[in-house]
c-di-GMP-I riboswitch aptamer from a Bacillota bacterium, 87 nucleotides, folded computationally. It was read from a public genome assembly, where an Rfam model found it.
RNA sequence: UUCAGUAUUAGGCAAACUUGUCGAAAGGCGAGGACGCAAAGCGAUGGGUCUACGAGCAGAGAUGCUUAUGAUUGCCACGCUGCCAGC
Numbered sequence: 001u002u003c004a005g006u007a008u009u010a011g012g013c014a015a016a017c018u019u020g021u022c023g024a025a026a027g028g029c030g031a032g033g034a035c036g037c038a039a040a041g042c043g044a045u046g047g048g049u050c051u052a053c054g055a056g057c058a059g060a061g062a063u064g065c066u067u068a069u070g071a072u073u074g075c076c077a078c079g080c081u082g083c084c085a086g087c
Base pairs, nucleotide, nucleotide: 005087006086012037013036017032018031019030020029021028022027035074041080042079043078045077046076047075048072049071050070054067055066056065057064058063
């Protein structure tokens, strides 16, 4: 210095839920709150999953079906970066 995991030090993030707000929705952001996380830091690159405003098709209509340019990194990979120091 690199790889791996795990005693420790200093810490970090923040699920569900409540609430405000944005959004057609999925979901995002702020506040409260902690289920958990050694990358639960960053990135939608490849998959998976979620939603369907809009578009297309069907229908007398109500509506139904398909579809991502939308979303999810705390679904799995991948890429980039970082803290501690006993083994």